RNA sequence: CGAGUUAAUUGAACGGCUGCGUGUUUCAUUUGAAGCAUGAGGAAAGUCCGAGCCCCGUAGGACAGGAUAACAGCUAACGGCUGCCGGCGGUGACGCCAGGGAAAGUGCAACAGAGAUAUACCGCCGCAUUUAUGCGGUAAGGGUGGAAAGGCGAGGUAAGAGCUCACCGGCGCCGUGGAGACACGGUUGCCCUGUAAACCCUAUCCGGAGCAACGCUGAAUAAGGCUAUACGCUGGUCCGGCGUGCCUUGAAAAGCGGCUUGAGCGGCAAAGCGAUUUGCCGCCUAGAUAGAUAGUCGUUCACGACAGAACUCGGCUUACAGAUUAACUCACUUU
RNA sequence: GCGCUGAUAGCUCAGCUGGAUAGAGCGUCUGGCUACGGACCAGAAGGUCGGGAGUUCGAAUCUUCUUCAGCGCGCCA
Numbered sequence: 001c002g003a004g005u006u007a008a009u010u011g012a013a014c015g016g017c018u019g020c021g022u023g024u025u026u027c028a029u030u031u032g033a034a035g036c037a038u039g040a041g042g043a044a045a046g047u048c049c050g051a052g053c054c055c056c057g058u059a060g061g062a063c064a065g066g067a068u069a070a071c072a073g074c075u076a077a078c079g080g081c082u083g084c085c086g087g088c089g090g091u092g093a094c095g096c097c098a099g100g101g102a103a104a105g106u107g108c109a110a111c112a113g114a115g116a117u118a119u120a121c122c123g124c125c126g127c128a129u130u131u132a133u134g135c136g137g138u139a140a141g142g143g144u145g146g147a148a149a150g151g152c153g154a155g156g157u158a159a160g161a162g163c164u165c166a167c168c169g170g171c172g173c174c175g176u177g178g179a180g181a182c183a184c185g186g187u188u189g190c191c192c193u194g195u196a197a198a199c200c201c202u203a204u205c206c207g208g209a210g211c212a213a214c215g216c217u218g219a220a221u222a223a224g225g226c227u228a229u230a231c232g233c234u235g236g237u238c239c240g241g242c243g244u245g246c247c248u249u250g251a252a253a254a255g256c257g258g259c260u261u262g263a264g265c266g267g268c269a270a271a272g273c274g275a276u277u278u279g280c281c282g283c284c285u286a287g288a289u290a291g292a293u294a295g296u297c298g299u300u301c302a303c304g305a306c307a308g309a310a311c312u313c314g315g316c317u318u319a320c321a322g323a324u325u326a327a328c329u330c331a332c333u334u335u
Numbered sequence: 336g337c338g339c340u341g342a343u344a345g346c347u348c349a350g351c352u353g354g355a356u357a358g359a360g361c362g363u364c365u366g367g368c369u370a371c372g373g374a375c376c377a378g379a380a381g382g383u384c385g386g387g388a389g390u391u392c393g394a395a396u397c398u399u400c401u402u403c404a405g406c407g408c409g410c411c412a
Stems, first nucleotide, its partner, number of pairs: 002330009012300007020039008041306001045317002048315005053210001055208002060239004065206005071083004085099001086097004100201002105199002107195003121142002123138006150168002153165003169191001172187006214257004223248004230244004264283008301304001336408007345361004354392001363379005385401005
């Protein structure tokens, strides 16, 4: 200097005028005026997981259903994160993995091919003979296919074959190391198709519903009508359990609360490889309900991406012009 | 806000317990029939199954991410 990898930060700047939401102070008074303060994001998004909060009948049993999947930890919890193991990709920094079980069972494997979990089409070998076939043996060779009875070599054989042996791969067992997944070594038998993002099996977990939850005001022990082996009680079905209901009207899908101080944010120190935890100090940072966060002017530049809160958090996923920083890798050059 | 469903030819749909040429009707085009047109007969074109990725030998179908469209849902007495 070039090409990359990982992590993090940022997401035009400054000023004037006009305007909007919220809070608060003062004035005036029930509705306004003025002043001051404050006012979107890293994803506010998708709503895919997990919780807080809240309600239902405390949610018992059976079946069904759903989720997760190496190991150890972190966490309020998780399907998240960290570390580690194994596999795959990359020269490398590093990245990715729905990563349990196919020796419990069932299903499927189209076409091609003789044969798809069991097989003899061609070939090879033996026997019989009518010399072209029949019977038997054989998975070495040919051909088909994504996949053909572990691979390869030697011995062996009528021809062959784990039939035997060496090496390699796989499974089981033993030993050593490790907290464990697992790794390394030894040994026996000679071996077993793939698919579980097919059914299924194993282990663990799951009561349901969501702020349109829920509480208060309206609201009064209100009125009228209908129904009984009925109807409802928030899960798919059944059992068990509980309640009395349903429609109209009130009634405007009205008002207030829930609503933002929280597993919060920043800094420092300590423990830990790390996720994270603990301690101290500091900070307060939207809360609407037809829904504010805008418009316009001026100056400057590299001319501005994805995108707009609606109960709140922790994650994941997806979208994103560009700019900046740190660590590391590869290549080249120079020393 | 919460929950759910769908996307296949120009239009309306089937296929979605994986199997290769993705079908049907209407429409379009060409030819025939007719004096001409319609109807009728014969034939043809038109799709990478909304888009990306994965599982699998193989994906419209299974899984996941995403885009678009549509539907449903309040409480008390």
Annotation: This is a predicted complex of two RNAs, RNase P RNA and transfer RNA, with 412 nucleotides together. It holds a member of the Rfam family "Bacterial RNase P class A". By type it is a ribozyme.